[in-house]
């Protein structure tokens, strides 16, 4: 030096578990600012947070208790997928 591989933030789902909402949050969508993101270092068209708009819904059963749905809903596990560029880790030649 040549070949390989390991590794992120996340992303999915006919998959599990607990839960919020159904008196509308939340997801999603614009626009501005912020912030983190393989083992370093940088960085975004990815990811998050905050503001501010626009837009939007599936609720119904029961004697009570509480069930059963709805929502492109949260979180966790699980299997899948998964750095752009420069420097490192391993392995082999």
């Nucleotide at each position: 030096g040549g070949c390989a591989g390991a590794g992120u933030a996340g992303a999915u789902a006919u998959c599990c578990a607990c839960g919020c909402g159904u008196u509308a949050a939340g997801u999603g969508c614009u626009u501005a600012g912020g912030g983190a993101u393989g083992g370093g270092a940088u960085g975004u068209c990815g990811c998050c947070c905050u503001a501010a708009g626009a837009c939007g819904a599936a609720a119904g059963g029961u004697a009570a208790u509480c069930c059963u749905g709805c929502g492109g809903u949260g979180u966790g596990g699980u299997g899948u997928c998964g750095c752009g560029u420069c420097c490192g880790c391993u392995g082999u030649c």
Molecule: THF (Tetrahydrofolate) riboswitch aptamer
Organism: Alkalicella caledoniensis